[in-house]
RNA sequence: UCGUGCAACCGGGGCGGUAGCGGUGCCCUGUACCCUCAGUCCGCUUUAGAGGGGGUGAUGGCCUGUUUGAGGGCGUUUGCCGGUAUGGCUGCCCUGUAUAAGCGAUGUUGAAGUCCGGGUCCUGCGCAAUGCGUGCCCGUGAACCGUGUCAGGGUGGGAACACAGCAGCACUAAGCGGGAAUUCGUAUGUGCCGUGGGGGUGCUUGGGCGGAGUUGGCUGUACAGGUAACGCAUGUUGGUUUGGUUCGAGACCGGGCCGCACGG
Repeated sequence: UCGUGCAACCGGGGCGGUAGCGGUGCCCUGUACCCUCAGUCCGCUUUAGAGGGGGUGAUGGCCUGUUUGAGGGCGUUUGCCGGUAUGGCUGCCCUGUAUAAGCGAUGUUGAAGUCCGGGUCCUGCGCAAUGCGUGCCCGUGAACCGUGUCAGGGUGGGAACACAGCAGCACUAAGCGGGAAUUCGUAUGUGCCGUGGGGGUGCUUGGGCGGAGUUGGCUGUACAGGUAACGCAUGUUGGUUUGGUUCGAGACCGGGCCGCACGG
C1' cells in the first nucleotide's frame, strides 16, 4: 500500500399500548439499507424486536460537557375566541300597579268639585216617511148560461102587427194592464217628529255656584309578575396565548476513546 474476514455502524425522540421492555401504529425531526411476521397484536423477561440477506468498514465509529433547541406529555396557570348545558334570587327586554319630578295636552274664552235641566235608553199614544193591499181614473174585456138596441132569418096571425132572439154595435160584471193627486187598512232594524210615563251605570249637551288646577300620553322613580333571545354567572369541552413542570430529536463549540486476524 492492496485484498479477505471480524468488531462497530446503516437513525433518534414523544405519545399510546403493556406488569415492564422493544417493534408494528400516530406525531416531531431528518435522510441514516432490503425481504417476511406483528394491534381483538409480534417477540422478550433485565432484554434492546424475531428470522433471513446486503453495504460501509478509520475521509469512519463511539462516549461526554457547555450553549441552543423542533416537538410532545401533565396541571384548578394567565388572557382571548368558540361550542354546549344550567340559572328569572342579576342586567337588558316585556307586562301590570302606584307616583306626579320633567316633557306634553287641557284650563281665567273658567279646572277639579257640586246643583239643576235635556238628549242618548225602555215604554204608551199620535204624526210623517217607506212598502204592500184597497179605493180612484183610463184602457181592454162576455159566441151561448149580463143589459140595451136588435139587421137577417125563425114563430104566431087573413092582415095590421106581435113574440122569442143569433150576429153586429154600445154599455158593463168577473178578470187583465197602465197611471198618478187623493181615501181606507196594515207592516217596520225608517225619523235633525210631537205628547205622557219610567229609568238614572256610562257618555254627551245647556245653565248656576266655585276660583286653579286637571290629566297620567311619553320619560323618570318604586313595587309586583314574566321571559333564557342578548348580556352576566357557573360547569364542561375545543382552539390559541402567557407561565410552570417533565421528556426531548437535532445543531454549534469543546474534550475524550479507538481496533483485531490472515495474505500479497